[in-house]
C1' cells in the first nucleotide's frame, strides 16, 4: 500500500529538553521566540482489553446485546469541530442532511 466495520462537536501541562517551524494535501485562514516540530516525562479518552448487572437467546451455557465501573497491557490522542471550505441535495438567508477526502482503532486477503 488494498478492503470492511464503528468513531471523529467532550477531555488533556503556564513541565524538560530542543532550537524554527507548524496546523494531512490545494485554497483560506491561523499557531510559533510570551519559542514551531521532534524527543522525554506528565496527563486525556476508553477502540483492542477485564469486571458487574439486566436484556434476547438455548433443554443448558452468551460467543449477542444494552447500561455501567476499571485502566496493569497494546495503540492513539493531547490550539482552533477533522481549524474552515472543495462535491451533491435542501434553505430566501442564517444554516442543515449527506457524499468525497483525511484521522484513529478493530478485523480481513
Nucleotide at each position: 500500500a488494498u478492503c470492511u466495520u464503528a468513531u471523529c462537536a467532550a477531555g488533556a501541562g503556564a513541565a524538560g529538553u530542543g532550537g524554527a517551524g507548524g496546523g494531512a494535501c490545494u485554497g483560506g485562514c491561523c499557531c510559533u521566540a510570551u519559542g514551531a516540530a521532534g524527543c522525554u516525562c506528565g496527563g486525556c479518552a476508553a477502540c483492542c482489553u477485564g469486571g458487574a448487572u439486566g436484556c434476547u437467546g438455548u433443554g443448558g451455557u452468551a460467543u449477542g446485546u444494552a447500561u455501567u465501573c476499571a485502566a496493569u497491557g497494546g495503540u492513539g490522542c493531547u490550539a482552533a469541530u477533522u481549524c474552515c471550505g472543495u462535491c451533491a441535495g435542501g434553505g430566501a438567508a442564517a444554516c442543515c442532511u449527506g457524499a468525497a477526502a483525511g484521522a484513529u482503532a478493530a478485523g480481513a486477503a